[in-house]
Predicted 3D model of a 75-nucleotide RNA (transfer RNA) from an uncultured Caulobacteraceae bacterium. Its mean pLDDT, the model's own confidence on a scale to 100, is 83. Rfam family: tRNA. The family's RNA type in Rfam is transfer RNA.
RNA sequence: GGCGCCGUCGUCUAUGGGUUAGGAUCCUGCGCUUUCAACGCGGUGAAACGGGUUCAAGUCCCGUCGGCGCUACCA
Numbered sequence: 001g002g003c004g005c006c007g008u009c010g011u012c013u014a015u016g017g018g019u020u021a022g023g024a025u026c027c028u029g030c031g032c033u034u035u036c037a038a039c040g041c042g043g044u045g046a047a048a049c050g051g052g053u054u055c056a057a058g059u060c061c062c063g064u065c066g067g068c069g070c071u072a073c074c075a
Base pairs, nucleotide, nucleotide: 001071002070003069004068005067006066007065010025011024012023013022018055027043028042029041030040031039048064049063050062051061052060
């Protein structure tokens, strides 16, 4: 340099074009408890960046950035 895969709440993860973007955990409020833990109920919190296609994009396409892997060249 070329090719492939990946980038979503703090963390892990679902989504396969029409979702108030779901779940687990963390954090947090309340309940329960003599207290704490556990448990129950609730709450906050996310699509790397730019462009394109589309009535509609986290999802499809292109580019950029970052990570991982394979590969070529090397005086």